Record summary
The RNA shown here (transfer RNA) has 69 nucleotides and comes from Amblyraja radiata. The RNAcentral record of the sequence draws on ENA.
[in-house]
């Protein structure tokens, strides 16, 4: 160069309603920490089409894995 996979909150996986553990942030407990509660923020790589309606289907474009050369 070619072809296959993959790409979701700070990590890790669900998805029928974008949801849930751990994480972070406030507050409460607590002599202080950790634990316990409570509640808050956080995301579909990215642009285009089909659809009534796309994380999900096509198509490109980025990054990664893998195989051939």
């Nucleotide at each position: 160069g070619u072809g296959u996979c993959u790409a979701u909150a700070g990590u890790u996986u669900a998805a029928u309603u974008a949801a849930a553990a751990c994480g972070u942030u406030a507050g409460a407990u607590u002599g202080u920490g950790a634990u316990u509660c409570u509640a808050a923020a956080a995301a579909u790589a990215a642009a285009a089409g089909u659809u009534a309606a796309a994380a999900u289907c096509u198509u490109u474009u980025u990054a990664c894995u893998c195989a051939c050369c």
Its Rfam family is "tRNA". By type it is a transfer RNA.